[in-house]
Context: one part of a larger RNA
RNA sequence: CCUGCGGUCAGACGGAAAGACCCCGUGCACCUUUACUGUAGCUUUGCACUGGUAUUCGUGACUGCUUGUGUAGAAUAGGUGGUAGGCUUUGAAGCUCGGGCGCUAGCUCGGGUGGAGCCGCAAUGUGAAAUACCACCCUGGUGGUUAUGGAUAUCUAACCGCGUCCCGUCAUCCGGGACCGGGACAGUGCAUGGUGGGCAGUUUGACUGGGGCGGUCGCCUCCCAAAGAGUAACGGAGGCGUUCGAUGGUAGGCUCAGAGCGGUCGGAAAUCGCUCGUUGAGUGCAAUGGCAUAAGCCUGCCUGACUGCGAGACAGACAAGUCGAGCAGAGACGAAAGUCGGACAUAGUGAUCCGGUGGUCCCGCGUGGAAGGGCCAUCGCUCAACGGAUAAAAGGUACGCCGGGGAUAACAGGCUGAUGAUGCCCAAGAGUCCAUAUCGACGGCAUCGUUUGGCACCUCGAUGCCGGCUCAUCACAUCCUGGGGGUGGAGCAGCUCCCAAGGGUUCGGCUGUUCGCCGAUUAAAGUGGUACGUGAGCUGGGUUCAGAACGUCGUGAGACAGUUCGGUCCCUAUCUGCCGUGGG
Numbered sequence: 001c002c003u004g005c006g007g008u009c010a011g012a013c014g015g016a017a018a019g020a021c022c023c024c025g026u027g028c029a030c031c032u033u034u035a036c037u038g039u040a041g042c043u044u045u046g047c048a049c050u051g052g053u054a055u056u057c058g059u060g061a062c063u064g065c066u067u068g069u070g071u072a073g074a075a076u077a078g079g080u081g082g083u084a085g086g087c088u089u090u091g092a093a094g095c096u097c098g099g100g101c102g103c104u105a106g107c108u109c110g111g112g113u114g115g116a117g118c119c120g121c122a123a124u125g126u127g128a129a130a131u132a133c134c135a136c137c138c139u140g141g142u143g144g145u146u147a148u149g150g151a152u153a154u155c156u157a158a159c160c161g162c163g164u165c166c167c168g169u170c171a172u173c174c175g176g177g178a179c180c181g182g183g184a185c186a187g188u189g190c191a192u193g194g195u196g197g198g199c200a201g202u203u204u205g206a207c208u209g210g211g212g213c214g215g216u217c218g219c220c221u222c223c224c225a226a227a228g229a230g231u232a233a234c235g236g237a238g239g240c241g242u243u244c245g246a247u248g249g250u251a252g253g254c255u256c257a258g259a260g261c262g263g264u265c266g267g268a269a270a271u272c273g274c275u276c277g278u279u280g281a282g283u284g285c286a287a288u289g290g291c292a293u294a295a296g297c298c299u300g301c302c303u304g305a306c307u308g309c310g311a312g313a314c315a316g317a318c319a320a321g322u323c324g325a326g327c328a329g330a331g332a333c334g335a336a337a338g339u340c341g342g343a344c345a346u347a348g349u350g351a352u353c354c355g356g357u358g359g360u361c362c363c364g365c366g367u368g369g370a371a372g373g374g375c376c377a378u379c380g381c382u383c384a385a386c387g388g389a390u391a392a393a394a395g396g397u398a399c400g401c402c403g404g405g406g407a408u409a410a411c412a413g414g415c416u417g418a419u420g421a422u423g424c425c426c427a428a429g430a431g432u433c434c435a436u437a438u439c440g441a442c443g444g445c446a447u448c449g450u451u452u453g454g455c456a457c458c459u460c461g462a463u464g465c466c467g468g469c470u471c472a473u474c475a476c477a478u479c480c481u482g483g484g485g486g487u488g489g490a491g492c493a494g495c496u497c498c499c500a501a502g503g504g505u506u507c508g509g510c511u512g513u514u515c516g517c518c519g520a521u522u523a524a525a526g527u528g529g530u531a532c533g534u535g536a537g538c539u540g541g542g543u544u545c546a547g548a549a550c551g552u553c554g555u556g557a558g559a560c561a562g563u564u565c566g567g568u569c570c571c572u573a574u575c576u577g578c579c580g581u582g583g584g
Stems, first nucleotide, its partner, number of pairs: 001584008010576003014571002022405004027401002029397004035202005041195003045191005051155016068138001078137005085119003094113008159182003163179006205217003214234001218240006241386001242284001243343002248302007256280001258276005282291002285348001287346003306329004312323003318387001331340003354380007362373002412459001413457001414455003418452001420448006429439002465542002467539003471533001472530005479504003482499006506520005547565004551560003
């Protein structure tokens, strides 16, 4: 050097299982509920199957009888018309009893008595003349008939009976019959209002230095923005979701804020005067850019805060957005030239569908109309998740599932080194005096990669997490043992610094603990790295599945770096490494 055998299990990010944690998907399932929308079921009402009678209440029609003072006026005059007579022994006036109405004056009806009269036309007054009589009606009331509706009661004949008996029939079904009980109810059908996680289908946003929680989502202004435009971040600052018929148009005019001086009450500051005053004032509202020729401030007259258009540009993925001379019409102001299609400019907003209103008279199902639609104008969205999925929508899953991701978290590694550890510089001060024996403020500079983090670079077709056991190996920033310097080192014992990694560095109690506290020792009971060394070496107490409970939270399903009891740890070693032992 080649090649075996027996071991071991450190590595081959070993094998096994397209990670179960985490995120993503306009994925799935199941569960919950005061999510949405439905629905079984339950219930309300109406109609039908569904009938008789009576009472009562209401309504309509027919019919009878009644009912009806505003004032003037014999007085409770309903309206209109006809007409000069009408009622009465089939019993008038009067008297008496009783009922009804009533604006208590009276009107009206019935019984008795009575016994032959009563009323009108004419006159008075009135808008209207006699309830003298007749006819048709009005208002309110009442009786009857009838129709209809409600309620109540009752009946039996529909209908019901899982009550009894008889029969089919040797039969606890079913059917028929006879009784009995209930009864137009119940029940069923159709329609209808309510209730309805019992059940069903679904929804439950995105951005995001992982996700959740929080915040945000459209528009305007500034910075970032790198002197054209544009330009990101959960970068830094602020505003908007309007206002105004004058705060608009035009013509004419004016100049502000502030300061100094002077001036009754009057003051720092009110109103007044003089001087200075390029903008520091003002602009409806945030900021920026403008503005004194004013776009700022007044006054007069007005409504251009017009109709029909629009060359050409800006900007821009699209859709939107912005500016605009000029032409026609009819106007406002101005002597005129001219200006005027809102406001100093930039925010003050919402596509499409659907629907409303006014107009137009374009279409309009054989024709004429109409219904309906179109066109013009206009209205209805915190559709604010603001290019708006629907008119209409919340949650749980540790019982979970699928597809994916190292595009994205938890372990470990990597980068970084804020934090941490260690060292150094400066030296105020402490140290009686004396900065530096020892300690060292305020600050500064490094090193390390053991803490807590940041980032998200390998790994999600899997790199097994804490602690213990076993076995270690390395560094030295040294705990002991060794050698030195300084000392605020007399000695002993210490403190501090330098050199030094050869060896060593305990046993117990509590706790899953690492750690820590305690007990007893020791020369000492070191600090760290090694995937917080080591689970194809062991364990499985903790954490981190499914069961269960407590506290708390939640309406609930359920949840909790809260607690508690319980809870399957697979691998026969191919290669490398290492140990032992052969052969060539």